[in-house]
Context: one part of a larger RNA
RNA sequence: CUGGGCGUAAAGGGCGUGUAGGUGGGCUGGUAAGUCAGAUGUGAAAGCCCGCGGCUUAACCGCGGAAAUGCAUUUGAAACUACUAGUCUUGAGUGCGAGAGAGGGUAGUGGAAUUCCCAGUGUAGCGGUGAAAUGCGUAGAUAUUGGGAAGAACACCAGUAGCGAAGGCGGCUACCUGGCUCGCAACUGACGCUAAUGCGCGAAAGCGUGGGGAGCAAACAGGAUUAGAUACCCUGGUAGUCCACGCUGUAAACGAUGGGCACUAGGUGUUGGUUCCGCUUGCGGAAUCGGUGCCGUAGCUAACGCAUUAAGUGCCCCGCCUGGGGAGUACGAUCGCAAGGUUGAAACUC
Numbered sequence: 001c002u003g004g005g006c007g008u009a010a011a012g013g014g015c016g017u018g019u020a021g022g023u024g025g026g027c028u029g030g031u032a033a034g035u036c037a038g039a040u041g042u043g044a045a046a047g048c049c050c051g052c053g054g055c056u057u058a059a060c061c062g063c064g065g066a067a068a069u070g071c072a073u074u075u076g077a078a079a080c081u082a083c084u085a086g087u088c089u090u091g092a093g094u095g096c097g098a099g100a101g102a103g104g105g106u107a108g109u110g111g112a113a114u115u116c117c118c119a120g121u122g123u124a125g126c127g128g129u130g131a132a133a134u135g136c137g138u139a140g141a142u143a144u145u146g147g148g149a150a151g152a153a154c155a156c157c158a159g160u161a162g163c164g165a166a167g168g169c170g171g172c173u174a175c176c177u178g179g180c181u182c183g184c185a186a187c188u189g190a191c192g193c194u195a196a197u198g199c200g201c202g203a204a205a206g207c208g209u210g211g212g213g214a215g216c217a218a219a220c221a222g223g224a225u226u227a228g229a230u231a232c233c234c235u236g237g238u239a240g241u242c243c244a245c246g247c248u249g250u251a252a253a254c255g256a257u258g259g260g261c262a263c264u265a266g267g268u269g270u271u272g273g274u275u276c277c278g279c280u281u282g283c284g285g286a287a288u289c290g291g292u293g294c295c296g297u298a299g300c301u302a303a304c305g306c307a308u309u310a311a312g313u314g315c316c317c318c319g320c321c322u323g324g325g326g327a328g329u330a331c332g333a334u335c336g337c338a339a340g341g342u343u344g345a346a347a348c349u350c
Base pairs, nucleotide, nucleotide: 003322004321005320006319007304008303012318014201015200016199017198021194022193023192025088026087027086028085029084030083031082033081034080035077036076037075038074039073040072041071042070049065050064051063052062053061054060091191092188093187094186095184096183097182098181099180103177104176105175106174107173108172109171110154114150115149116148117147118146119145120144121143125136126135162169163168206247207246208245209244210243211242215241216240220236221235222234223233258317259316260315261314262313263312266295267294268293269292270291271290272289273288274287275286276285277284278283299306300305323350324349325348332343333342334341335340
């Protein structure tokens, strides 16, 4: 000496579930595979190293020793790992009692707004812009009143509030249903952690079949702007956006920060429990458990910053990186209806 890393420099898998594997709490006994100690055998010669010697010296050569960190057999040790027998409750789970929530699914339902249709009032404009025009309107628009239809989204409440593994989730009601937190310590007794392959979920856009279609709006058409304007602005407008079923499987899928456990000053908000205290309506305070923010010590960091929600200090497991371009390309394989996805080079060049 026996790599170094992954918030922003290259690098955390989009997220979960779980197989193999890796890894794993306290106590007691046993075994002796790993481990440790001794002995024996072997570990060719030459070379290297040490000592002595021979050529006038050296190179070179001779003799002796050491070394050969290994392997096998055998005798022991039993702390640790492993295996085995038993046991424990603190890890994990169950039970019981409470609690919060836009967690998911299905059905129903409400009001505002928008557009359209019918009718009334009413008359010359409306609309739109930087300014205009296209457009709509005397076949009566815009405005306003009444009635009707349709689809989509849910103002205020609304909050660095809540829930969910992530994507994500927001009117109201009912039903079905998942997870979480707190309290008690009755039960099981290490049943745990992680997770290659696999399986499942996965925004938007896109695709297939069938519906639906108010508003919005890629494409497209027209009007403007401009030197031009395949744009920005305006008037229209089709896919799509919505629903059902199936496919796609990607995102700045971001905290650009994988999961688990333990430890390491505090302060101050907020949210859900529990216990206690004050006042005892309601509220206020303290402690504690779970979440979510801000500030900050030590420490860390290239700096920015992070800082009990770590990017600090350790352990376990997985994924990934290894100069820029070529390139997330080619080829092959595989998945897909397709679009394309996954896996993923090299020549060459700086």
The prediction has a mean pLDDT of 89. Small-subunit ribosomal RNA, central domain from a metagenome, 350 nucleotides, folded computationally. Rfam family: Bacterial small subunit ribosomal RNA. Its family is annotated with ribosome and structural constituent of ribosome in the Gene Ontology. The full RNA is in RNAcentral, with records from SILVA.